The RNA shown here (transfer RNA) has 75 nucleotides and comes from a Pseudomonadota bacterium. It matches the Rfam family "tRNA". By type it is a transfer RNA. The prediction has a mean pLDDT of 80.
RNA sequence: GCCGACGUAGCUCAGGGGUAGAGCAGCGGUUUUGUAAACCGCGGGUCGGGGGUUCAAAUCCCUCCGUCGGCUCCA
Numbered sequence: 001g002c003c004g005a006c007g008u009a010g011c012u013c014a015g016g017g018g019u020a021g022a023g024c025a026g027c028g029g030u031u032u033u034g035u036a037a038a039c040c041g042c043g044g045g046u047c048g049g050g051g052g053u054u055c056a057a058a059u060c061c062c063u064c065c066g067u068c069g070g071c072u073c074c075a
Stems, first nucleotide, its partner, number of pairs: 001071007010024004018055001026042005048064005
């Protein structure tokens, strides 16, 4: 340099045009002599950046950035 996959909550990941979610973690509560566990509840998001298409974009298109993997590195 070329090709491909991936980027969504603190972490691990779903969701691929029509209200952004789960588990764990965090916080509060119930229970317990107390802690843990269990159960109930609550908060937490520029969906990597920018642009485009659309009534409507996390989702489709373009471009850039980052991570991972593969290929090439001849003259």